[in-house]
Context: one part of a larger RNA
RNA sequence: UUGGGUUUAAAGGGUGCGUAGGCGGCAUUGUAAGUCAGCGGUGAAAUGUCCACGCUUAACGUGGAAACUGCCGUUGAUACUGCAGUGCUAGAAUUCGGAUGCCGUGGGAGGAAUGUGUAGUGUAGCGGUGAAAUGCUUAGAUAUUACACAGAACACCGAUUGCGAAGGCAUCUCACGAAUCCGAGAUUGACGCUGAGGCUCGAAAGUGCGGGUAGCAAACAGGAUUAGAUACCCUGGUAGUCCGCACCGUAAACGAUGCAUACUGGGUGUCCGGGGUUCGCCCCGGGUACCGAAGCCAACGCGUUAAGUAUGCCGCCUGGGGAGUACGUACGCAAGUAUGAAACUC
Numbered sequence: 001u002u003g004g005g006u007u008u009a010a011a012g013g014g015u016g017c018g019u020a021g022g023c024g025g026c027a028u029u030g031u032a033a034g035u036c037a038g039c040g041g042u043g044a045a046a047u048g049u050c051c052a053c054g055c056u057u058a059a060c061g062u063g064g065a066a067a068c069u070g071c072c073g074u075u076g077a078u079a080c081u082g083c084a085g086u087g088c089u090a091g092a093a094u095u096c097g098g099a100u101g102c103c104g105u106g107g108g109a110g111g112a113a114u115g116u117g118u119a120g121u122g123u124a125g126c127g128g129u130g131a132a133a134u135g136c137u138u139a140g141a142u143a144u145u146a147c148a149c150a151g152a153a154c155a156c157c158g159a160u161u162g163c164g165a166a167g168g169c170a171u172c173u174c175a176c177g178a179a180u181c182c183g184a185g186a187u188u189g190a191c192g193c194u195g196a197g198g199c200u201c202g203a204a205a206g207u208g209c210g211g212g213u214a215g216c217a218a219a220c221a222g223g224a225u226u227a228g229a230u231a232c233c234c235u236g237g238u239a240g241u242c243c244g245c246a247c248c249g250u251a252a253a254c255g256a257u258g259c260a261u262a263c264u265g266g267g268u269g270u271c272c273g274g275g276g277u278u279c280g281c282c283c284c285g286g287g288u289a290c291c292g293a294a295g296c297c298a299a300c301g302c303g304u305u306a307a308g309u310a311u312g313c314c315g316c317c318u319g320g321g322g323a324g325u326a327c328g329u330a331c332g333c334a335a336g337u338a339u340g341a342a343a344c345u346c
Stems, first nucleotide, its partner, number of pairs: 003318004008299001012314001014201001016199002021194003025088007033081002035077008049065006091191001092188003095184006103177007110154001114150008125136002162169002206247006215241002220236004258313006266291011295302002319346003328339004
């Protein structure tokens, strides 16, 4: 490379939007580029293959044949693909009606808890642990009552639930924005699928500037433990955690499972919408979870939410270590990120 693969053995890009490209519904007309057929030309010789012959044989040589699977021209064929035209509605989108949710952005509001302050009551301890000590406390702590302030997070409901492309999203409420689903079947008429580059978003930590800081808490300090204890436990405690703006761009970013479409027995629960109902329940569509036909899998397991059967497109893999390292390049304030080897070794 041809292949074969990609849940767990190496391998699905963190996510979406989308450029080029690849691929693309039903009917019909034209064309004849691809495609197919006939004919003609060309495809040098040598070499190689086959047959025959010549040197005593062979190597070697001579003659002949096939082949050279190609290219060009011409005459036809028109199923499929392409191109051009016309039409269609099953894909896709729009519209109308209804519904849903912890979906997003911004504003407003709330109670519990915690901490602090002030005042009252009250007196000797509190706190903490395996046991202690550091620590706090007669300058009145802890406890308790009232009031005030601050920041952060939203108990119960809560779920095997829901929403979102992913990251993620949960007190209540308002505004704005988006999405999905169901029903109707009015409109457009293939407008589609995927998507190299590109662009967007992207947990936590981290970074810059400004603010904020109740609780928690890397670092740090002290007390213990211990042979030691740069830890686990305890008392403190700064970055940080929070807000605004701007970076970073990574995660076991996981369903370790790319996206789309079609097909392949069922059963059980549940969420949203619709229809029917004898009010028991039943049916349809879309999610979600479990059990399992066929089938698949090395097995575990998967199984209409596929890891089954197929098609289209993209990413990626090709023994372990060296190594996600070195070098170069790009990006970044930095931390670093992206791309990404080889020698050597087993």

Annotation: The prediction has a mean pLDDT of 89. This is a predicted structure of a 346-nucleotide part of an RNA (small-subunit ribosomal RNA, central domain) from an uncultured bacterium. The RNAcentral record of the full RNA draws on ENA and SILVA. Its Rfam family is "Bacterial small subunit ribosomal RNA".